[in-house]
RNA sequence: GCCGCUGUAGCUCAGUGGUAGAGCAUAGGUAUCGUAAACCUAGGGUCACCGGUUCAAUCCCGGUCAGCGGCUCCA
Numbered sequence: 001g002c003c004g005c006u007g008u009a010g011c012u013c014a015g016u017g018g019u020a021g022a023g024c025a026u027a028g029g030u031a032u033c034g035u036a037a038a039c040c041u042a043g044g045g046u047c048a049c050c051g052g053u054u055c056a057a058u059c060c061c062g063g064u065c066a067g068c069g070g071c072u073c074c075a
Base pairs, nucleotide, nucleotide: 001071002070003069004068005067006066007065010024011023012022013021018055026042027041028040029039030038048064049063050062051061052060
């Protein structure tokens, strides 16, 4: 230099055009003499960033950034 993959909640990951979810964690509650486990509820997201297509984009297209992996040449 070229190619590919990945970027979504505090963490690990789903979702792949029609208003974003799970588990764990966190907070509150039930229960217990009390604690833990268990069960119930809740909060938490500009879906890395910029632009484009579309009635509508996390999803499709182009570019940028970051991480990971692979390939290769001249001097």